[in-house]
Predicted 3D model of RNase P RNA and transfer RNA as a complex of 434 nucleotides.
RNA sequence: GCAGUCGGACGGUCUGUCGCUUGUCUUUUCGGAGACGGGAGGAAAGUCCGGGCAACACAGAGCGCCAUUCUUCCUAACGGGAAGUUAUUCGCGAGGGUAAGGUAGCGUAACAGAAAAUAACCGCCAUGCUCUAUGGCACGGUAAGGGUGAAAAGGCGAGGUAAAAGCUCACCGCUUGUGUAGUAAUACGCAAGGCUGUACGUCCAAUGGGUUGUAAGGUCAUGUACACCGGCGCAAGAGGGCUGCUCGUCCAAUGCCGGGGGGUAGACCGCACGAACACACCGGUGACGGUGCGUCCAGAUAAAUGACAGACAUUCCGAUACUUCGGAAUACAGAACCCGGCUUACAGGCCGGCUGCAUCU
RNA sequence: GAUUUGCUAGCUCAGUAGGUAGAGCACAUCCCUUUUAAGGAUGGGGUCCUGGGUUCGAAUCCCAGGCAAAUCA
Numbered sequence: 001g002c003a004g005u006c007g008g009a010c011g012g013u014c015u016g017u018c019g020c021u022u023g024u025c026u027u028u029u030c031g032g033a034g035a036c037g038g039g040a041g042g043a044a045a046g047u048c049c050g051g052g053c054a055a056c057a058c059a060g061a062g063c064g065c066c067a068u069u070c071u072u073c074c075u076a077a078c079g080g081g082a083a084g085u086u087a088u089u090c091g092c093g094a095g096g097g098u099a100a101g102g103u104a105g106c107g108u109a110a111c112a113g114a115a116a117a118u119a120a121c122c123g124c125c126a127u128g129c130u131c132u133a134u135g136g137c138a139c140g141g142u143a144a145g146g147g148u149g150a151a152a153a154g155g156c157g158a159g160g161u162a163a164a165a166g167c168u169c170a171c172c173g174c175u176u177g178u179g180u181a182g183u184a185a186u187a188c189g190c191a192a193g194g195c196u197g198u199a200c201g202u203c204c205a206a207u208g209g210g211u212u213g214u215a216a217g218g219u220c221a222u223g224u225a226c227a228c229c230g231g232c233g234c235a236a237g238a239g240g241g242c243u244g245c246u247c248g249u250c251c252a253a254u255g256c257c258g259g260g261g262g263g264u265a266g267a268c269c270g271c272a273c274g275a276a277c278a279c280a281c282c283g284g285u286g287a288c289g290g291u292g293c294g295u296c297c298a299g300a301u302a303a304a305u306g307a308c309a310g311a312c313a314u315u316c317c318g319a320u321a322c323u324u325c326g327g328a329a330u331a332c333a334g335a336a337c338c339c340g341g342c343u344u345a346c347a348g349g350c351c352g353g354c355u356g357c358a359u360c361u
Numbered sequence: 362g363a364u365u366u367g368c369u370a371g372c373u374c375a376g377u378a379g380g381u382a383g384a385g386c387a388c389a390u391c392c393c394u395u396u397u398a399a400g401g402a403u404g405g406g407g408u409c410c411u412g413g414g415u416u417c418g419a420a421u422c423c424c425a426g427g428c429a430a431a432u433c434a
Stems, first nucleotide, its partner, number of pairs: 001357008010348001012312007020039008041332001045343002048341005053213004060247004065209005070084005085100006101204002105202005121146002123142003127138004154172002157169003173195001174193008217269004228259005239251003276295002279292005313330007362433007371386004380417001388404005410426005
């Protein structure tokens, strides 16, 4: 210098004019007007997790359902994050992705293949019969070899045998026990066992979840008809609180459910001080935590946060007297109860760690 | 704003413990008929919304995205 990888932070700036929305103050002819302040994001997005908050009777029992699943930690909590462990996979590498409880039982494994888990199709070997025969037939042994498949009965070598085989042995793998290191997952060592196929699902275990969501929910105002039809019930009780089901419990008759109709569709609270933000120091490998000091930082309801002009910045294109001129562009996207995450979209450049290649010293 | 459901042939829909996708209508050709319709026979037609993952193998299981629809004072 080029290419890459991981992490972090940014994502236009200034001036003027005209608007929009909101808070406070002043003023008012009560319609409004004026002054001074505030006014989108890293994702406000998807609504995928978790929490706050609220209502349902403060929530009882059982079953079902859903989610998660290596270890330790962080956190209000999490299915999120940090640091690690093991296996596998991509990359020359820095690094990246994926997976991980139990296996007692059960189910499935198309096609191919003898066989998909009570393995003899070919092959190899012994015995018997037949026979011209090294052939043929019968019966038995055998998982070393062949072929099929995604997957083939622990791997490989030696001994052994009629041929073979964990049948025996060494090494490797596996399981169990045990010692050392570590908080732990686990790693390393020692001993023993001849040794259990693989994948997915079901099942089991542990942990967590009561249900519904700010259109929750509360207050006020305005307006109206239980007119009509169907079904159930009137206490031996329809139905509701109540949530997938059952039980239990409480309420329950001017009743409940459905269809169809009538009316209103306005205001306020919830709703902006919070696990808040900025800076400094300390602790921790890190996620994060603690202390000090300072700040108040959108609140609309069909929905404000914008438009125009000029200057600058960045990038691209063209010209060129080589440092100026002209033109174009400047992403993704926009709050709607709030917060912590995840995921997805994103022009462009910036900072730091590390890796590979080339060159120079 | 919140919640829920769906996407398979031109149209309407099947397809579940994963094994290579069908039905009806429509379409094309042939038969029947003087001709058409009806009827009969044969046939074609699929990015299973998109991308990734798990797996030997995915319409089906998992993750992310897209589009459409419904409900809620």